[in-house]
RNA sequence: GCCGCCUUAGCUCAGUUGGUAGAGCAAUUCACUCGUAACGAAUAGGUCCGGGGUUCGACUCCCCGAGGUGGCU
Numbered sequence: 001g002c003c004g005c006c007u008u009a010g011c012u013c014a015g016u017u018g019g020u021a022g023a024g025c026a027a028u029u030c031a032c033u034c035g036u037a038a039c040g041a042a043u044a045g046g047u048c049c050g051g052g053g054u055u056c057g058a059c060u061c062c063c064c065g066a067g068g069u070g071g072c073u
Stems, first nucleotide, its partner, number of pairs: 001072007010025004019056001027043004049065005
C1' cells in the first nucleotide's frame, strides 16, 4: 500500500428482507436465612464509534472518517 471482519448497557455478546433495542453476568432494592453466600422477584442502566446521505421511518442500506483485528504484498 491492497483486501476483509468488528465497534450496541459496567463486561461478554444477540438484534431474522429498515418499523419505537434485548439476553447472560455485574450493580441496586426486596424476599428467604440465626447470619453470609447461593436460589427467587423487581428496578435502574444505551447520543447503537463519529459525521453526512437515502427514506415517511436507519443499529440495520450507501459514502467519508476514527479505533481494533486478520490476511496479502
About this RNA
A computed fold for a 73-nucleotide RNA from a Candidatus Magasanikiibacteriota bacterium, annotated as transfer RNA. The coordinates come from a structure-prediction model, not an experiment, and the mean pLDDT is 81. RNAcentral holds the sequence, with entries from ENA. Its Rfam family is "tRNA". By type it is a transfer RNA. The same sequence occurs in records of 7 taxa. The source organism's lineage runs through Bacteria, Bacteria candidate phyla and Candidatus Magasanikiibacteriota.